[in-house]
Context: one part of a larger RNA
RNA sequence: GGAUUAACGCUGGCGGCAUGCUUAACACAUGCAAGUCGAACGAGAAGUGGUGUUACUAGUGGCGAACAGGUGAGUAAAGCAUAAGAACCUACCCUUGGGAGGGGAACAACAACUUUAAACGAUUGCUAAUACCCCAUAGGCUGAGGAGCAAAAGGAGAAUGAAAUCCGCCCUAGGAGGGGCUCGCGUAUGAUUAGCUACUUGGUGAGGCAAUAGCUUACCAAGGCGAUGAUCAGUAGCUGGUCCAAGAGGAUGAUCAACCACACUAGGACUGAGACGCGACCAGACUCCUACGAGAGGCAGCAGUGGACAAUUUUCCGCAAUGGGCGAAAGCCUGACGGAGCAAUGUCGCGUGGAGGUGGAAGGCCAAUGGGUCAUCAACUUCUCUUGUCGGAGAAGAAAUAAUGACGGUAUUUGAGGAAUCAGCAUCAGCUAACUCUAUGCCAGCUGUCGCGGUAAGAGAGAGGAUCCAAGCAUUAUCC
Numbered sequence: 001g002g003a004u005u006a007a008c009g010c011u012g013g014c015g016g017c018a019u020g021c022u023u024a025a026c027a028c029a030u031g032c033a034a035g036u037c038g039a040a041c042g043a044g045a046a047g048u049g050g051u052g053u054u055a056c057u058a059g060u061g062g063c064g065a066a067c068a069g070g071u072g073a074g075u076a077a078a079g080c081a082u083a084a085g086a087a088c089c090u091a092c093c094c095u096u097g098g099g100a101g102g103g104g105a106a107c108a109a110c111a112a113c114u115u116u117a118a119a120c121g122a123u124u125g126c127u128a129a130u131a132c133c134c135c136a137u138a139g140g141c142u143g144a145g146g147a148g149c150a151a152a153a154g155g156a157g158a159a160u161g162a163a164a165u166c167c168g169c170c171c172u173a174g175g176a177g178g179g180g181c182u183c184g185c186g187u188a189u190g191a192u193u194a195g196c197u198a199c200u201u202g203g204u205g206a207g208g209c210a211a212u213a214g215c216u217u218a219c220c221a222a223g224g225c226g227a228u229g230a231u232c233a234g235u236a237g238c239u240g241g242u243c244c245a246a247g248a249g250g251a252u253g254a255u256c257a258a259c260c261a262c263a264c265u266a267g268g269a270c271u272g273a274g275a276c277g278c279g280a281c282c283a284g285a286c287u288c289c290u291a292c293g294a295g296a297g298g299c300a301g302c303a304g305u306g307g308a309c310a311a312u313u314u315u316c317c318g319c320a321a322u323g324g325g326c327g328a329a330a331g332c333c334u335g336a337c338g339g340a341g342c343a344a345u346g347u348c349g350c351g352u353g354g355a356g357g358u359g360g361a362a363g364g365c366c367a368a369u370g371g372g373u374c375a376u377c378a379a380c381u382u383c384u385c386u387u388g389u390c391g392g393a394g395a396a397g398a399a400a401u402a403a404u405g406a407c408g409g410u411a412u413u414u415g416a417g418g419a420a421u422c423a424g425c426a427u428c429a430g431c432u433a434a435c436u437c438u439a440u441g442c443c444a445g446c447u448g449u450c451g452c453g454g455u456a457a458g459a460g461a462g463a464g465g466a467u468c469c470a471a472g473c474a475u476u477a478u479c480c
Stems, first nucleotide, its partner, number of pairs: 001480004006476002009473002013350006019343002026306003030303003035063003040060002043057002070262003079187002082184001084182002088179003093175003097171003101135004110125003114121001140149003154167003189233002195225003200222008237259001239257002241252004264284002267281001286297003314340001316339003322336001323334004353383004363374004389416005397407001424469001426467003430449002435464004445452002
């Protein structure tokens, strides 16, 4: 000098764009953050009428909830970055070629009865399906052969009946995108950590997986790693990037993007195309509730509270846009997202007026009886209106003919009136731009460094003046 997710002191006009718990991965009141489909299915809604349509949904069923969003605790390698590889999987989507025949038994809802303080339930009976099961049918697989294994589902569709058509279902082959696995190289510190390892290293058989593999197991062999630093210990998410620097390089990993890991702590699993899941189960700690028998919970989602801190915001608006889930669609949901609010936290831009104006006014300060300076500064004359105030008009963002805008009566524009509403902070011995007076008297104090102060202090305090930067300016902390 530059930089910062900064903080503190003094001060503070506006706008655009960004950013905002770096500390306790501490504990959390309250609300919301993942639903949707009646064009899969039966059924239901006091009483009365009606019997045709519409709307709704507790339950069965499907898809989604493995995305999106948060955090960085763990992890020095099962991670990340880069470059390769072979033994794999893939719901939805796109493409290829085929198929969808016949039957059956249940279980919710519901009804009855029953248990409990509650949360949850128990028993009996009835019923539908794109839920479940069986047979047939075939590519295919196994087998010398006989033979064995092995798919499916319907719905909507001009009131009478069909059909076209559309949406689905099953098998098959490929694609896209996504994911799992292996490997070369790179990846911070310590030797005041030198030996480490028993499935450990390899082989065979078996099991297991979507797949390779000590992944697991039985047997066999005795290997494997290590001063090119194993093991151990402490520290740490990694990268694209960011900051500094002429570069080499050093430091760093907020926001944004990619990957990884985690979801109160620990563990093992279920479902599923996909998880060992911010879902469920078991155990633990904590909190709440209890009729003491038993139950409920998990903000490192968005707001918000307490706490910890030098320190970090609203319990806001909207699904209008973009994106996501479901649906044939209308549409519903979406604290993702789009916006607004708060904070000079940063950055960029603008303003606090322009021109004229000496008999150099008053006043301050310095001087000493000349005057100098603040100072064209002010007053005064004239002009303008960024901004601010009050009125008028008023968007784009909407794709997609119409309708649809949270932001927002916002941005913008136009008119009125009037210089009106707007400057501070630090410094002034040298480094370092900027000097005098007064009081103080090694006191009070200053200080980044050298050092100032003991009666003439350009270094402390006040005043006048000056200098720097400016809606900021200083200080502190950290990095280069």

The part of an RNA shown here (small-subunit ribosomal RNA, 5' domain) has 480 nucleotides and comes from Echinochloa phyllopogon. The organism belongs to Echinochloa, within Eukaryota. RNAcentral holds the full RNA, with entries from SILVA. The prediction has a mean pLDDT of 82. Its Rfam family is "Bacterial small subunit ribosomal RNA". Its family is annotated with ribosome and structural constituent of ribosome in the Gene Ontology.